[in-house]
Context: one part of a larger RNA
RNA sequence: CGUAGGAAAAUUGAAGGGCUUCGUCCUUAGUACGAGAGGACCGGGAUGAACGCACCUCUGGUGUUUCGGUUGUUCCGCCAGGAGCAUGGCCGAGUAGCCAAGUGCGGACGAGAUAAACGCUGAAAGCAUAUAAGCGUGAAACUUACCCUAAGAUUAAUUUUCCCUGAAGGACACCCAUAGACUAUGGGUUUGAUAGGCGGGAAGUGGAAGUUCAGUAAUGGAUGCAGCUAACCCGUACUAAUGGUCCGAUAGG
Numbered sequence: 001c002g003u004a005g006g007a008a009a010a011u012u013g014a015a016g017g018g019c020u021u022c023g024u025c026c027u028u029a030g031u032a033c034g035a036g037a038g039g040a041c042c043g044g045g046a047u048g049a050a051c052g053c054a055c056c057u058c059u060g061g062u063g064u065u066u067c068g069g070u071u072g073u074u075c076c077g078c079c080a081g082g083a084g085c086a087u088g089g090c091c092g093a094g095u096a097g098c099c100a101a102g103u104g105c106g107g108a109c110g111a112g113a114u115a116a117a118c119g120c121u122g123a124a125a126g127c128a129u130a131u132a133a134g135c136g137u138g139a140a141a142c143u144u145a146c147c148c149u150a151a152g153a154u155u156a157a158u159u160u161u162c163c164c165u166g167a168a169g170g171a172c173a174c175c176c177a178u179a180g181a182c183u184a185u186g187g188g189u190u191u192g193a194u195a196g197g198c199g200g201g202a203a204g205u206g207g208a209a210g211u212u213c214a215g216u217a218a219u220g221g222a223u224g225c226a227g228c229u230a231a232c233c234c235g236u237a238c239u240a241a242u243g244g245u246c247c248g249a250u251a252g253g
Stems, first nucleotide, its partner, number of pairs: 001152001005163007015149004021049007033038001051106005059100004066093005071086006110144003117137004164252001169247004173189005194240003197236005203229003210223005
């Protein structure tokens, strides 16, 4: 820009893409078959491999925004307690998120028309013949089925609702994240829990500082499962989402 008024939603599905795998064990059954040795088709059940999709309850990884330990050095006047720098200085753990090695699920069942192949009826050709007329069986391939995209499918579809009082609706602006390079998308803007703060919780770390006690001291005990705490959960208007502006028409060739 189009889809012959403008919108907001919900759909249909032309078309396109994806999937399509392979074992082992049990049973049928030590049956059919076979002198024996051996040993099935068909069917049923279970469990895996690789692959794919999703997720983070569990097991773990990461987690330079959390906690703790510790070395050297500089600084906070000194002690104590801290901060900076040294690969996050090094080390031990670790929430959310992300992730796999973790967890769940998938390939299916079925249908149609067929290939090779196998048939029924059956003439030409009194026989025979699956074929000439006619009718069947038959594969991971084909069309479906299952999943995803999808009306620029210009053949531009359908349904519902709203509006024509600058309307319905949208955008700008601002607070943000389940989104993200920018944009876009999604949530929210006081008729508000959107983000921050604060309160509580979960969870992590692992026992704070100060004081006191024991010890000459290093250090240890008690106060006290303490203190501190990121992204998580619930709540709470304390802070910030102010005020507003613009687009979009008048009934539709």
This is a predicted structure of a 253-nucleotide part of an RNA (large-subunit ribosomal RNA, domain VI) from a marine sediment metagenome.
The coordinates come from a structure-prediction model, not an experiment, and the mean pLDDT is 90.